The RNA shown here (transfer RNA) has 74 nucleotides and comes from a Microcaldota archaeon.
RNAcentral holds the sequence, with entries from ENA and MGnify.
Rfam family: tRNA. It is annotated as a transfer RNA.
RNA sequence: GGGGUGGUAGCUCAGACCGGGAGAGCACCAGGCUGAAGACCUGGGUGUCGCUGGUUCAAAUCCGGCCCACCCCA
Numbered sequence: 001g002g003g004g005u006g007g008u009a010g011c012u013c014a015g016a017c018c019g020g021g022a023g024a025g026c027a028c029c030a031g032g033c034u035g036a037a038g039a040c041c042u043g044g045g046u047g048u049c050g051c052u053g054g055u056u057c058a059a060a061u062c063c064g065g066c067c068c069a070c071c072c073c074a
Base pairs, nucleotide, nucleotide: 001073002072003071004070005069006068007067010026011025012024013023020057028044029043030042031041032040050066051065052064053063054062
């Protein structure tokens, strides 16, 4: 230098193929229960979907550029 995969909640990830409500588990917070704690029950998502521009009525999703991590080729 060329190519591929990935970047979404505190953590692990789904959603992207086929554009329209941002989600799951764990963790965390509040309440219930308990003498207290754990377990259990109820409620709570806290997020610039890596950054930026474009297309579109509408973008995590499609297109361009860039950044980061890993892998392959040179």
The coordinates come from a structure-prediction model, not an experiment, and the mean pLDDT is 83.